[in-house]
RNA sequence: CUACAAACCCGUGCUGCCGCUGCUUCUCAGGAAGUGGAGGAAAGUCCGGACAGCACAGAGCGACGCACCAUCUAACGGAUGGGGUUUUUCGAAAGAAGAAUACAGACAGCGCCACAGAAAAUGACCGCCAUAACACUCGUGCUGUGGUAAGGGUGAAAAUGUGUGGUAAGAGCACACGAUAGCUACAGGUAACUGUACUUAUGGGCAAGCCUUGCGUGAUGAAAUGCCCAAUAGGCAGGCGUUUGAGGGCUGCUCGUCCGAUGCCUGCGGGUAGGCAGAUAGAGUGUUGCCGCAAGGUAACACCCAGAUAAAUGGCAGCAGCGCAGCAGCAAUGCUGCGUACAAAAUCCGGCUUAUAGGGUUUGUAACAGG
Numbered sequence: 001c002u003a004c005a006a007a008c009c010c011g012u013g014c015u016g017c018c019g020c021u022g023c024u025u026c027u028c029a030g031g032a033a034g035u036g037g038a039g040g041a042a043a044g045u046c047c048g049g050a051c052a053g054c055a056c057a058g059a060g061c062g063a064c065g066c067a068c069c070a071u072c073u074a075a076c077g078g079a080u081g082g083g084g085u086u087u088u089u090c091g092a093a094a095g096a097a098g099a100a101u102a103c104a105g106a107c108a109g110c111g112c113c114a115c116a117g118a119a120a121a122u123g124a125c126c127g128c129c130a131u132a133a134c135a136c137u138c139g140u141g142c143u144g145u146g147g148u149a150a151g152g153g154u155g156a157a158a159a160u161g162u163g164u165g166g167u168a169a170g171a172g173c174a175c176a177c178g179a180u181a182g183c184u185a186c187a188g189g190u191a192a193c194u195g196u197a198c199u200u201a202u203g204g205g206c207a208a209g210c211c212u213u214g215c216g217u218g219a220u221g222a223a224a225u226g227c228c229c230a231a232u233a234g235g236c237a238g239g240c241g242u243u244u245g246a247g248g249g250c251u252g253c254u255c256g257u258c259c260g261a262u263g264c265c266u267g268c269g270g271g272u273a274g275g276c277a278g279a280u281a282g283a284g285u286g287u288u289g290c291c292g293c294a295a296g297g298u299a300a301c302a303c304c305c306a307g308a309u310a311a312a313u314g315g316c317a318g319c320a321g322c323g324c325a326g327c328a329g330c331a332a333u334g335c336u337g338c339g340u341a342c343a344a345a346a347u348c349c350g351g352c353u354u355a356u357a358g359g360g361u362u363u364g365u366a367a368c369a370g371g
Base pairs, nucleotide, nucleotide: 001370002366003365004364005363006362007361008360009359010358012320013319014318015317016316017315018314020037021036022035023034024033025032026031039342043353044352046351047350048349049348050347051221052220054218058255059254060253061252063217064216065215066214067213068082069081070080071079072078083103084101085100086099087098088097089096090095104212105211109210110209111206112205113204125152126151127148128147129146130145131144132143134141135140136139160178161177162176163175164174165173179202180201181200182199184197185196186195187194188193225277226276227275228274235268236267237266238265239264240263247259248258249257250256284303285302286301287300288299289298290297291296321340322339323338324337325336326335327334328333
């Protein structure tokens, strides 16, 4: 230099002409001038908040979410750092480096474990052993009963591994050394957890099937919501109801409780459907210093940066930039052609996820060398 991987960043510029739109000023009310005018994801609408009105006496039942630890944060299912587990590479080993991780509970209960296999959890198919009957070639065969998880075989998984003792044969039945899990003590650590010692147990797995435990959750969503203006006739038909209570509120449901009468519901017909606020100065942006391993916090200074409501932010031309290809040239370079992405605010903010032509920075890998 190149290739690959990871993290982060940028993601076209200028000029002219014609348009669109917020604000300000002027105006002869037609308009004119000045000035501002998309993104890193504005996207998906997945998660969390701000904000808004409603609700916020009580009891019971349910639904949903989260699940190792600490920290960050307005908050989170997000982020940072750490622990455990699984796994890959290197290494004789000790160990080192990387990756993934929905990571509470399987002595509360139910359920499930394909195929194979006797059996998938109260494990006897073959085998081994004992015993009874029968048979005969007289130590074997066969049948029954019982013992046995050492051996065979099946499987992803078969009842703690190896050895010795023991036994009729066997067995954690006993012992030694281990493995796994737990109690206790000590040591380290904020903690998860780790190490050591002692001691106890060893009857599988799945909670990403139901479930249990702990913690948490009011639902709705800017078409929220408040105000001004316009319009109005309660016209027709049907149904329900007035204390024997229609309907409505308490917004998951039930109980309960409160309100409740020229009222409520359905259909047809008629009228109106315009504007303001919410709504853009904010958990805001940039630079520098300090604290922190980091996410992040904090101080000073500077800055103001879209606000539409059928919804603006665009079109054309030229020049330049960047990338690719071809041609020319010793080279520098020149000429020609093509390409220049994904996509566009709609109450706002923090995340996550997905899309993205092309370019850049840093780190790592290659190394008996890819050049």

Notes: Model confidence (mean pLDDT): 76 of 100. The RNA shown here (Bacterial RNase P class A) has 371 nucleotides and comes from a Sphingobacteriales bacterium. The sequence is in RNAcentral, with records from ENA. Its Rfam family is "Bacterial RNase P class A". Gene Ontology terms of the family: tRNA processing, ribonuclease P activity and dimeric ribonuclease P complex.